[in-house]
Overview:
SAM riboswitch aptamer (S box leader) from a Gammaproteobacteria bacterium, 138 nucleotides, folded computationally. The model forms 93% of the base pairs in the Rfam consensus. Rfam family: SAM riboswitch aptamer (S box leader). About the family: The SAM riboswitch is found upstream of a number of genes which code for proteins involved in methionine or cysteine biosynthesis in Gram-positive bacteria. Its family is annotated with regulation of gene expression in the Gene Ontology.
RNA sequence: UACUCAUCGAGACCGGCUGAGGGAUAAGGCCCUUAGACGCCGGGGCAACCGCCAGACUUAACCACUCUGGAAAGGUGCCAACUCCUGCAGGUCGCGUUUUUUGACUUAUGUCGAAGAUUCGCGGCCGACAGAUGAGCG
Repeated sequence: UACUCAUCGAGACCGGCUGAGGGAUAAGGCCCUUAGACGCCGGGGCAACCGCCAGACUUAACCACUCUGGAAAGGUGCCAACUCCUGCAGGUCGCGUUUUUUGACUUAUGUCGAAGAUUCGCGGCCGACAGAUGAGCG
């Protein structure tokens, strides 16, 4: 650094150093921050991806795969806000707008409703893209 797979609404803070920006990403929003953020170091913690242990499944019997559970001394990771939110190939639903047909009422302008179509806008959901972390592989 490319690719593949899995996960990403949960959880977890103190001290020291430093000193102005930071929250990956155009833009916008929102937020953190001189009452010291971000970052680095030390300690503490969270979680359970790998590894470890047990069981199930499987097997002639083991092993491996898969599933379930456990522990947290190992390898990583993480410890503001959903990956902070929006964003956009696309799909779907709802509301409004426009419009066609049509029903009822009204003297009438018009009012109320039903079905269909469509432009645009807003919103919800799914998804895509991008990213992060782990594992595997080159």